A computed fold for a 165-nucleotide RNA from Symbiobacterium thermophilum, annotated as FMN riboswitch aptamer (RFN element). Model confidence (mean pLDDT): 75 of 100. It was read from a public genome assembly, where an Rfam model found it.

């Protein structure tokens, strides 16, 4: 350093504010039906707000090293430069994948978003700025954000033990 085994731990974020009022309640119209007024009522509707699993890729940016410039050489300075090397961060909508759903189960299927414009640059669907779009299943007033399945499962991450080469 590689490989395989076992163990431990970890392993998801989000409605501020406003509007409406299905429904419920009180009172009135002598009773019922029905109607009216008032109160209450949605994280689901409307305006608006907010959030972004895991792995991969990833030029900007940051760090280290090297080199260059520094008008011949050497030394030194520098908001200096480099399509040199190494490392770090880095995508909801690029690739893959987990959960969930279909299925007795497995296999298999399903499981969102055509992102776009501008900037920088040799190169960006990843960086910077702007605009747009998306979000499983069950419940319930129609849910990415509430409750539930779930003290669950899991892609995976970190560490350890002993083994082998």
């Nucleotide at each position: 350093a590689g490989c395989g085994a076992c163990c431990u731990u970890c392993g998801g974020g989000g409605c501020a504010g406003g509007g409406u009022g299905c429904g419920g309640g009180a009172c009135g119209g002598u009773u019922g039906a029905c109607c009216g007024u008032c109160c209450u009522c949605a994280u689901u509707c409307c305006c608006g707000a907010c959030c972004g699993g895991c792995g991969g890729u990833a030029a900007u940016c940051c760090c280290c090293c090297g080199c260059c410039c520094g008008g011949c050489a050497c030394u030194c300075a520098g908001c200096g430069g480099c399509a040199g090397g190494g490392g770090g961060c880095g995508a909801g909508c690029c690739c893959g994948u987990c959960a969930g759903c279909c299925u007795c189960a497995g296999c298999g299927g399903u499981g969102g978003a055509u992102u776009c414009c501008g900037g920088u640059g040799a190169g960006a669907u990843u960086c910077c700025g702007g605009a747009g779009c998306c979000g499983a299943c069950g419940g319930u007033a129609a849910a990415g954000u509430c409750c539930g399945a779930g003290u669950g499962g899991g892609c995976g991450a970190a560490g350890g033990u002993g083994g082998u080469c």